[in-house]
RNA sequence: GUUUGGGCCUUACGCGACAGAGCCCCGCGAACCCCGCCAGGUCCGGAAGGAAGCAACGGUAAGUGGACCGCUUUGGGUGCCGUGAGAACACUCAGACUGA
Numbered sequence: 001g002u003u004u005g006g007g008c009c010u011u012a013c014g015c016g017a018c019a020g021a022g023c024c025c026c027g028c029g030a031a032c033c034c035c036g037c038c039a040g041g042u043c044c045g046g047a048a049g050g051a052a053g054c055a056a057c058g059g060u061a062a063g064u065g066g067a068c069c070g071c072u073u074u075g076g077g078u079g080c081c082g083u084g085a086g087a088a089c090a091c092u093c094a095g096a097c098u099g100a
Base pairs, nucleotide, nucleotide: 001097002096003095004094005093006092007091009086010085011084012083013082014081015079016078018075019074020073021072022071023070025066026065027064028063034059035058036057042051043050044049
């Protein structure tokens, strides 16, 4: 000096971390316009009984707080990860060849 293959550059797919959201778990959570059960009282009835049903109690909804393992999903200047396809010879690594 030439050349080949890598790194570096771009991109696609895959895998894993990180962050967000959702599901799952626990708590709070509708006086009434949710449910159940309805003390007292009210209504119907001659009575026996029945009806509606406030408070309380219990359960849940929207919502909200917490716990973080697991699952789903989204994201990227995430990863000296993997595979493929491109771009580029400016730099760098390894090999081969050649000349001084």
This is a predicted structure of a 100-nucleotide RNA (Bacterial small signal recognition particle RNA) from Dehalococcoidia bacterium UBA2588. Rfam family: Bacterial small signal recognition particle RNA. By type it is a non-coding RNA gene. The prediction has a mean pLDDT of 80.